[in-house]
RNA sequence: CACUCAUCCAGAGCGGUUGAGGGAUCGGCCCGAUGACACCGCGGCAACCUCCGGCUGAACACAAAAAAGCCGAAAGGUGCCAACUCCGGCAGAGAGGAUUUCUCUGAGAGAUGAGGG
Numbered sequence: 001c002a003c004u005c006a007u008c009c010a011g012a013g014c015g016g017u018u019g020a021g022g023g024a025u026c027g028g029c030c031c032g033a034u035g036a037c038a039c040c041g042c043g044g045c046a047a048c049c050u051c052c053g054g055c056u057g058a059a060c061a062c063a064a065a066a067a068a069g070c071c072g073a074a075a076g077g078u079g080c081c082a083a084c085u086c087c088g089g090c091a092g093a094g095a096g097g098a099u100u101u102c103u104c105u106g107a108g109a110g111a112u113g114a115g116g117g
Stems, first nucleotide, its partner, number of pairs: 001117001003115006013042005021031003025089004043081003048077002052072005085109001090106006
C1' cells in the first nucleotide's frame, strides 16, 4: 500500500505546550482566542487481539480431549475519550405533499481491529 473478515445509535477528560484553524472529502450544521486542532503527561472507556477462570460442547457403560459458542476478568498489544462514522450525498421502499420534507433498508466512502500478501 492494496485485499479478506468483523464492528461502528453504548462508553470514557483533566493538566501542560503551542497559537488558528478543525470536524477525511463536497454540501449543511457545528467546535474554536472563555484557546479549538495537534503534541506531551496523567487519568479513564471499551473488550478487537491476548491472558485467566466458569458453563456448554459431552452422545456414551463411566469418563475425558478439541473446534466453535456464551459469561466473567483486564496484566500485555492496539484503539478510543464533542455531536450516531455529527447529518446528508448514490439506489430502492414507504409516509406526507403546492413546494420544502420525514422514516426505513441497502450500497458507496471512511475509521478501528484481526489475518494472510
SAM riboswitch aptamer (S box leader) from an Anaerolineae bacterium, 117 nucleotides, folded computationally.
The coordinates come from a structure-prediction model, not an experiment, and the mean pLDDT is 81.
Lineage of the source: Bacteria > Bacillati > Chloroflexota > Anaerolineae.